[in-house]
Model confidence (mean pLDDT): 82 of 100. Predicted 3D model of a 72-nucleotide RNA (transfer RNA) from Reclinomonas americana ATCC 50284.
RNA sequence: GCACUUUUAGCUCAGUGGUAGAGCGUCAUCCUUCUAAGUUGAUGGUCAUAGGUUCAAAUCCUAUAAGGUGCU
Numbered sequence: 001g002c003a004c005u006u007u008u009a010g011c012u013c014a015g016u017g018g019u020a021g022a023g024c025g026u027c028a029u030c031c032u033u034c035u036a037a038g039u040u041g042a043u044g045g046u047c048a049u050a051g052g053u054u055c056a057a058a059u060c061c062u063a064u065a066a067g068g069u070g071c072u
Base pairs, nucleotide, nucleotide: 001071002070003069004068005067006066007065010024011023012022013021018055025043026042027041028040030038048064049063050062051061052060
C1' cells in the first nucleotide's frame, strides 16, 4: 500500500428495511437472626462518526475513525 472483517446497555452478545432485545451486572422488595442463595420488580442505548437511498435504516450504499486477520 491492497483485500477482508468487527464496532449495538457497565460487560458478553442477538437483532437479514417496519416502535432495539437477552444473559450477566447494578438498585429496590420479599424471604432469612445475619450473610449467601432464591423470589418479584426496576434500571439502563445519539446502534462508532458524518452523509446518501427509502414512506420508513442498527440493517442497504459512500466516506471517515478505531480494533483484528491475510497478502505485498

Rfam family: tRNA. The family's RNA type in Rfam is transfer RNA. Rfam links the family to the GO term triplet codon-amino acid adaptor activity.